A computed fold for a 116-nucleotide RNA from a Chloroflexota bacterium, annotated as SAM riboswitch aptamer (S box leader).
Its mean pLDDT, the model's own confidence on a scale to 100, is 80.
The source organism's lineage runs through Bacteria, Bacillati and Chloroflexota.
The sequence was found by an Rfam model in a public genome assembly.
RNA sequence: CUCUUAUCGAGAGGGGUGGAGGGAUCGGCCCAGUGAAACCCCGGCAACCUGGUAAUGUGUCUAACAGAUGCGACUUGGUGCCAAAUCCGACAGGCUCAGUGCCUGGCAGAUGAGAG
Numbered sequence: 001c002u003c004u005u006a007u008c009g010a011g012a013g014g015g016g017u018g019g020a021g022g023g024a025u026c027g028g029c030c031c032a033g034u035g036a037a038a039c040c041c042c043g044g045c046a047a048c049c050u051g052g053u054a055a056u057g058u059g060u061c062u063a064a065c066a067g068a069u070g071c072g073a074c075u076u077g078g079u080g081c082c083a084a085a086u087c088c089g090a091c092a093g094g095c096u097c098a099g100u101g102c103c104u105g106g107c108a109g110a111u112g113a114g115a116g
Stems, first nucleotide, its partner, number of pairs: 001116008013042005021031003025090004043082003048078002051075003057071006086108001091105005
C1' cells in the first nucleotide's frame, strides 16, 4: 500500500515545550494568542486482539465422576481514543416542500483483527 471483516448518535484531559494553525479531502459550519498542530510527562475512557484469575452466575460438549469450552465479571499485555454524531453534507432513492427539512442505502474515512 491492497484485500477481507467488525464497529463508528456512548465514553474519557491536565501539565510542560512550542508559536499558527486544526477539524482526512471539497463545501459548510466550527475550534484556536483565554495558545492551533506536533512532541514529552502524567492521568483517564473503552473493551478490538492477547494472556490470566476466581467463590459464584449461565449456556454447550462427553454415558458419567470429572473435565473442556463459550458468554458475563475483574485484570496483564498489544493497539486505539479523550470538542462538536465519523461535526454536517457530498452519490442514489423515498417522503415533504415557498425556502427547506427528514428517512434509508451507498461512497469516502477512522480504528481493531486477519491475509497478501